RNA sequence: GCCUCGAAAAGGCAAACCCAGGGUAACUUGGGGACGCAAAGCCACCUGUCCAGCACGAGUUGGAAAGAGGGGUUACCGAG
Numbered sequence: 001g002c003c004u005c006g007a008a009a010a011g012g013c014a015a016a017c018c019c020a021g022g023g024u025a026a027c028u029u030g031g032g033g034a035c036g037c038a039a040a041g042c043c044a045c046c047u048g049u050c051c052a053g054c055a056c057g058a059g060u061u062g063g064a065a066a067g068a069g070g071g072g073u074u075a076c077c078g079a080g
Stems, first nucleotide, its partner, number of pairs: 003080004012037002017032006035067001041073003045070003049064006
């Protein structure tokens, strides 16, 4: 350096729900809060999901989600 793994420790993230702000909505930002997570870091590229407009028939346009699966990319600690 690469590969595989996650028993311990350090450190990290934060579901539901509540409060405040933003958005027609999906959802999101901040605070509280922890169900969980070894990439639950980042990227909408593929499949799927969700919302809105149009068509109201296949669909199409725009948007959301990385905590649905795959892929890309970067990385902490430890063991082999």